[in-house]
Context: one part of a larger RNA
RNA sequence: UGACGGGGGCCCGCACAAGCGGUGGAGCAUGUGGUUUAAUUCGAUGCAACGCGAAGAACCUUACCUACACUUGACAUCCAGAGAACUUACUAGAGAUAGUUUGGUGCCUUCGGGAACUCUGAGACAGGUGCUGCAUGGCUGUCGUCAGCUCGUGUUGUGAGAUGUUGGGUUAAGUCCCGCAACGAGCGCAACCCCUAUCCUUAGUUGCCAGCGAUUCGGUCGGGAACUCUAAGGAGACUGCCGGUGAUAAACCGGAGGAAGGUGGGGACGACGUCAAGUCAUCAUGGCCCUUACGUGUAGGGCUACACACGUGCUACAAUGGCAGGUACAGAGAGCAGCGAGCUAGCGAUAGUGAGCGAAUCCCUUAAAGCCUGUCGUAGUCCGGAUUGGAGUCUGCAACUCGACUCCAUGAAGUCGGAAUCGCUAGUAAUCGCAGAUCAGAAUGCUGCGGUGAAUACGUUCCCGGGCCUUGUACA
Numbered sequence: 001u002g003a004c005g006g007g008g009g010c011c012c013g014c015a016c017a018a019g020c021g022g023u024g025g026a027g028c029a030u031g032u033g034g035u036u037u038a039a040u041u042c043g044a045u046g047c048a049a050c051g052c053g054a055a056g057a058a059c060c061u062u063a064c065c066u067a068c069a070c071u072u073g074a075c076a077u078c079c080a081g082a083g084a085a086c087u088u089a090c091u092a093g094a095g096a097u098a099g100u101u102u103g104g105u106g107c108c109u110u111c112g113g114g115a116a117c118u119c120u121g122a123g124a125c126a127g128g129u130g131c132u133g134c135a136u137g138g139c140u141g142u143c144g145u146c147a148g149c150u151c152g153u154g155u156u157g158u159g160a161g162a163u164g165u166u167g168g169g170u171u172a173a174g175u176c177c178c179g180c181a182a183c184g185a186g187c188g189c190a191a192c193c194c195c196u197a198u199c200c201u202u203a204g205u206u207g208c209c210a211g212c213g214a215u216u217c218g219g220u221c222g223g224g225a226a227c228u229c230u231a232a233g234g235a236g237a238c239u240g241c242c243g244g245u246g247a248u249a250a251a252c253c254g255g256a257g258g259a260a261g262g263u264g265g266g267g268a269c270g271a272c273g274u275c276a277a278g279u280c281a282u283c284a285u286g287g288c289c290c291u292u293a294c295g296u297g298u299a300g301g302g303c304u305a306c307a308c309a310c311g312u313g314c315u316a317c318a319a320u321g322g323c324a325g326g327u328a329c330a331g332a333g334a335g336c337a338g339c340g341a342g343c344u345a346g347c348g349a350u351a352g353u354g355a356g357c358g359a360a361u362c363c364c365u366u367a368a369a370g371c372c373u374g375u376c377g378u379a380g381u382c383c384g385g386a387u388u389g390g391a392g393u394c395u396g397c398a399a400c401u402c403g404a405c406u407c408c409a410u411g412a413a414g415u416c417g418g419a420a421u422c423g424c425u426a427g428u429a430a431u432c433g434c435a436g437a438u439c440a441g442a443a444u445g446c447u448g449c450g451g452u453g454a455a456u457a458c459g460u461u462c463c464c465g466g467g468c469c470u471u472g473u474a475c476a
Base pairs, nucleotide, nucleotide: 001476002475003473004472005471007470008469009468010467011466012465013464015460016459019424020423021422022421023420026315027314028313029312030311031310032309033308034306035305042053043052064301065300066299067298068297069296070295073125077124078123079121080120081119082118083117086103089100090099091098092097107114108113127290128289130288131287132286136284137283138279139278140277141275143273148187149186150185151184152183153182154163155162156161167178168177169176193267194266195265196264198235199234200233201232202231203230204229208224209223212222213221214220238261241255242254243253244252245251317417321376322375323374324373325372326371327370333364335362338357339356342353343352344351345350383414388409389408390407391406392405393404394403430452431451432450433449434448435447436446
């Protein structure tokens, strides 16, 4: 100087408390451990691994296993020789591949040849998702959006160092004020950026419709430029104003005006560093290793196994509910090998046909919870839907291992969950649906979007994490 303390003081955070809803019990989905296996590819492992890499494993992916094949190689550059490239059909085979066979003679040319492309041969080399993240770059997590981390000059100490950065107040903040052997400065904080909340200007089509007319009653048509909205530019919030407290300061408390008030709400943004944290399997890369194989191709299988254990979720156990009928209101986003209206067929998943739309125009697209009626009456039920049987639909060469969906039948566990444990402070929790990426198909996951919309916070003694000052130390 740090680090640590079941030392002290001050302070903060959904850290506790106060509340609301969960997890832990059930069934299923998904990830992991373990076990099994020819293989169940690899990585991630307290917080900070475990719906994680994977924004999507039937083949492919795929790295694993088995079998069958290849050896200058699936891919790149160079040399020599031959042939245009390409293409039709047949045979063997699981296919890769091998053999036979049909058509084809192109482009440029200084007529030597050349440019693509294919085959053969030799070697330089290719290739490796092989090892080492404890050799590395890059990227990322974490403490933590915590308020800290440092430097120059000066001063001080023999020195390591100290001072500044401590102190009195204050703040979300090393934020600001005052004081002070310090005076300044840098990286952080804040602001500048984006979205959102109010208004104005400009602009009105595909969007809008107040008033006027028409109307097939649909902003549909004429028309309008007000309103909504769209998208560009501005205005607005600064403790600016008033009162009080304070040290006459910084600031704090209350008020006015205002759409908004003290950082308005949200996002992006992550200091010096810590964890030899994670990643050699995104990529790049040193070293080491393989080179008729640890490289490459193909078919099938596996990654989907299942006495079990754990994590994360979904659905429930019901009446604030289930079922049936009627009826209302979003936002955001996607669309041409696409979205697909309408009509027809089907109980349905869907099928047939196909208008319109590269989309403020058409379409996905009826949002659902909600509201209004009826029914069920506390029951393993008209709750719950697992499981299984049958019949189908769709995608796709192909749904056996191993897809999703539909219909009929079946109707398991489950009556609110032990110890323990998680999230959340407001348009939040809870609850309800919608869309998108990936994607042929395949979400209860993920990322967004809106609808309905709470309760509680006395307080900081305690648990956890963190900041500043101080103290002890046999620790570095």
The prediction has a mean pLDDT of 84. Predicted 3D model of a 476-nucleotide part of an RNA (small-subunit ribosomal RNA, 3' major domain) from Pseudoalteromonas sp. The source organism's lineage runs through Bacteria, Pseudomonadati, Pseudomonadota, Alteromonadales and Pseudoalteromonas. The RNAcentral record of the full RNA draws on ENA and SILVA. Rfam family: Bacterial small subunit ribosomal RNA.